A computed fold for a 73-nucleotide RNA from an uncultured archaeon, annotated as transfer RNA. The sequence was found in a public genome assembly. Rfam family: tRNA. The family is grouped with related families in Rfam's "tRNA clan". Rfam classes the family as a transfer RNA.
[in-house]
RNA sequence: GGGCCCGUGGUCUAGUGGCUAUGACGCAACAUUCACACUGUUGAGAUCCGGAGUUCGAAUCUCCGCGGGCCCA
Repeated sequence: GGGCCCGUGGUCUAGUGGCUAUGACGCAACAUUCACACUGUUGAGAUCCGGAGUUCGAAUCUCCGCGGGCCCA
């Protein structure tokens, strides 16, 4: 330098044009316990890497960047 793939709560992840963006782990409160752990219930936490475009409507499609990974040279 060229090609391909990926980017979504603290971490991992579902989503593939339309309902309040899903679940697990973790975190907090409450219940339980003498207490801790386990377990149960409830809750907080991401407007989806940034920008532009297409569309009635974009996490999702297109383009330009940024970051990461793989392959070739």